[in-house]
Context: one part of a larger RNA
RNA sequence: CGUUUGGUGGAUGCCUUGGCAGUAAGAGGCGAUGAAGGACGUGAUACUCUGCGAUAAGCUAUGGUAAGCCGAGAAUAGGCUCUGAACCAUAGAUCUCCGAAUGGGGAAACCCACCUGAUACUCGAUUAUUGAUAGCUUUAGUUAUGAAUAGUUGGGUAAAACAGGUACUUUUAACCUGAAUACAUAGGGUUUUAAGAGCAAACCCGGGGAACUGAAACAUCUAAGUACCCGGAGGAAAGGAAAUCAAUAGAUACUUCGUUAGUAGCGGCGAGCGAACGCGAACCAGCCGAGCCGAGAUUGUGACUAGAACAUCCUGGAAAGGAUGGCCAUAGUGGGUGACAGCCCCGUAUAGGAAGCAUGAUUGGACGUAUUAAGUAGGGCGGGACACGUGAAAUCCUGUUUGAAGAUCGGGGGACCACCCCCGAAGGCUAAGUACUCCUUGCUGACCGAUAGCGAACCAGUACCGUGAGGGAAAGGUGAAAAGCACCCCGACGAGGGGAGUGAAACAGUACCUGAAACCGAACGCCU
Numbered sequence: 001c002g003u004u005u006g007g008u009g010g011a012u013g014c015c016u017u018g019g020c021a022g023u024a025a026g027a028g029g030c031g032a033u034g035a036a037g038g039a040c041g042u043g044a045u046a047c048u049c050u051g052c053g054a055u056a057a058g059c060u061a062u063g064g065u066a067a068g069c070c071g072a073g074a075a076u077a078g079g080c081u082c083u084g085a086a087c088c089a090u091a092g093a094u095c096u097c098c099g100a101a102u103g104g105g106g107a108a109a110c111c112c113a114c115c116u117g118a119u120a121c122u123c124g125a126u127u128a129u130u131g132a133u134a135g136c137u138u139u140a141g142u143u144a145u146g147a148a149u150a151g152u153u154g155g156g157u158a159a160a161a162c163a164g165g166u167a168c169u170u171u172u173a174a175c176c177u178g179a180a181u182a183c184a185u186a187g188g189g190u191u192u193u194a195a196g197a198g199c200a201a202a203c204c205c206g207g208g209g210a211a212c213u214g215a216a217a218c219a220u221c222u223a224a225g226u227a228c229c230c231g232g233a234g235g236a237a238a239g240g241a242a243a244u245c246a247a248u249a250g251a252u253a254c255u256u257c258g259u260u261a262g263u264a265g266c267g268g269c270g271a272g273c274g275a276a277c278g279c280g281a282a283c284c285a286g287c288c289g290a291g292c293c294g295a296g297a298u299u300g301u302g303a304c305u306a307g308a309a310c311a312u313c314c315u316g317g318a319a320a321g322g323a324u325g326g327c328c329a330u331a332g333u334g335g336g337u338g339a340c341a342g343c344c345c346c347g348u349a350u351a352g353g354a355a356g357c358a359u360g361a362u363u364g365g366a367c368g369u370a371u372u373a374a375g376u377a378g379g380g381c382g383g384g385a386c387a388c389g390u391g392a393a394a395u396c397c398u399g400u401u402u403g404a405a406g407a408u409c410g411g412g413g414g415a416c417c418a419c420c421c422c423c424g425a426a427g428g429c430u431a432a433g434u435a436c437u438c439c440u441u442g443c444u445g446a447c448c449g450a451u452a453g454c455g456a457a458c459c460a461g462u463a464c465c466g467u468g469a470g471g472g473a474a475a476g477g478u479g480a481a482a483a484g485c486a487c488c489c490c491g492a493c494g495a496g497g498g499g500a501g502u503g504a505a506a507c508a509g510u511a512c513c514u515g516a517a518a519c520c521g522a523a524c525g526c527c528u
Base pairs, nucleotide, nucleotide: 001525002524003523004522005521006520007519013513014477015476018448019447020445021444022443023442024441025440026439027437028436029199030198037098038097039096040053041052042051044076047073048072049071059092060091061090062089063088064087068080069079070078103112104111105110113166114165115164116163117162119158120157121156122155123154124153125152126151127150128149129148130147132145133144134143135142136141168196169195170194173191174190175189176188177187203234204232205231206230207229208228214221218268244251245250255282256281257280258279259278265273266272286429287428288427292365293364294363295362299358300357301356304352305351306350310325311324312323313322314321326343327342328332334346335345336344378402379401380400381399382398383397384396385395388414409424410423411422412421413420464471465470484512487499488498489497490496
């Protein structure tokens, strides 16, 4: 060096419990009736996950279904169950401690309380009954006293345990007080009523608001009202029924999309920024609480129910394969079964379906139904928004300072004036079309297939790293079925191996499918 045969290693092939991207429908919130998230417990049984909460892998009711069941890793003991368990659906009960955490405190899951109740004991009051003693009375009876039992009621005490309450702010109501200031009012106090608080992926509105960068440097400018911070709301939000556009003709709330158009413009006229009218579409709705409280036809959802049709022979470890002959189909989507099954199983098409929940045709009731907006419009100064950087700069907002008119009036039509035209500010509401997906269900994929696809197919936001904010992995596959190698031998009563046995296969032996290369041996041959 070659051939052969091994070891190591885990590529490749095949697979998929997991992901990714959509689509249709739903849902778009949960929370002082204590959330999200946790701590600690809870089983016959040590630990982890899951479930649950001292009623603790569970309790009750209703409905469904059913012969099996006592969750998983994972078995054993012992139980439950046709007097209907387990399981599924719906409703209810319980729900330790922390956490907004809310009685006070606190180094979260701990510490320390107070009030009231219930309960127990005791001291009284009162009612009824029973029997006792004394007085009066001819008897019947009546009065007083103390006792027992039972009930009602008031006060006091109580170690431990139990139940409820006790935060703050705003709000409702009542009462007691109470200034300047006489009556009052403001204010204070007590009790009471209701609400808020916190969490959550994006979408939305508002208040603040960068820099890198680009301009080939840089300062106006850009990036960009972006990132980020704060506040607030809803299933959408915002906007919205003209003090609007237009131009001699007219349109007719708002929102969104296409176009107009990279046009008109703005711009150290640099880099760049960048409309509107009009036209075409989606959707259409108007108004002064459009809603509120009941009854409720219908429809949907829905645990679940019924649900067609195949045999023989051959190969094989195994038939769903091959051969032959049949059958069903409103069902030949899909999955499983020892290889590839319309007719084996679960299903599928179709038909039905309780409660709860949703929907809400129709109908009854109660309430409400504003009235023309002044420190406003406008002006000065300083800013900001408008595509528009102060410009000829209209329009809108306002920190400051001024300050009208009243429909015979006012605003606008891009300085300004006139004519003409359009509209009525300084009060408010409004569905749809539009944006998004933490989440639920179904379906789909010229999406991935374990260095891919989510970081995570596996007990992963784990192990581990960091004081901390934070960072953050690796790790899938025996076999159809454990049938997971009884028994024997070598050996430390090891590790490991040899027989035997199982199996289709053990070079499928849990360092388990396939098992490439690098790398390391052995045997044989050849070369030096």